[in-house]
Molecule: transfer RNA
Organism: Patescibacteria group bacterium
């Protein structure tokens, strides 16, 4: 240099082009508890950037940006 694959809450992983972007952990707050843990409530928290297609994009399509991988 070329070619593929991925990029979503703190982490880990869902999400036929149409859902209020969701579960787990985990973190605050409250129940509980002598005080913790352990359970039970309740809440807050993401779509890698920058165009395009569409009535509508996480999801498709360019291009960059990072992250693995082939190939020279």
């Nucleotide at each position: 240099g070329u070619c593929c694959u991925c990029a979503u809450a703190g982490u880990u992983c869902a999400a036929c082009g149409g859902a209020u972007a969701g579960a787990a952990c985990g973190c605050a707050a409250g129940a509980u508890u002598g005080c913790g843990g352990a359970u039970c409530u309740u809440g807050a928290a993401a779509u890698c950037u920058a165009g395009g297609u569409u009535c509508g994009a996480u999801u498709c399509c360019u291009a960059g940006u990072g992250a693995g991988g082939g190939c020279a």